About this RNA: The RNA shown here (c-di-GMP-I riboswitch aptamer) has 108 nucleotides and comes from Evansella tamaricis. It was read from a public genome assembly, where an Rfam model found it.
RNA sequence: CAUGGAUAAUGGCAAAACUAUUGAAAGAUAGUGACGCAAAACUUUGGGUCUAAGGACAAUACAUAGUAUCGUACUGUUGCAUUUGUCUAUGACUGCCGGGUUGCCUAU
Numbered sequence: 001c002a003u004g005g006a007u008a009a010u011g012g013c014a015a016a017a018c019u020a021u022u023g024a025a026a027g028a029u030a031g032u033g034a035c036g037c038a039a040a041a042c043u044u045u046g047g048g049u050c051u052a053a054g055g056a057c058a059a060u061a062c063a064u065a066g067u068a069u070c071g072u073a074c075u076g077u078u079g080c081a082u083u084u085g086u087c088u089a090u091g092a093c094u095g096c097c098g099g100g101u102u103g104c105c106u107a108u
Base pairs, nucleotide, nucleotide: 002108003107004106005105012037013036017032018031019030020029021028022027035095041101042100043099045098046097047096048093049092050091054088055087056086057085058084059083062079063077064076065075066074067073068072
């Protein structure tokens, strides 16, 4: 320097869950706690996944006009409005995978 992680050794990180804070949410941060991890260190660089505040579209409640068989139903119109659904990151995930950068020990 390159490749590797069988054997050791020093150590390192911290899943789920719970609590608190924060966020529209997905999540994040801190504490407790260890499922695991040879990069489970850093980085959204490529893919993938998650969320939908905001935005767009549609339907719907209400209002209004007309028609009819006048219990009500149908059609049309409008709206700074209610509710629901669909789509969409600029949001999130590096412990989803790949890439890039850096690092301990040891073997060849």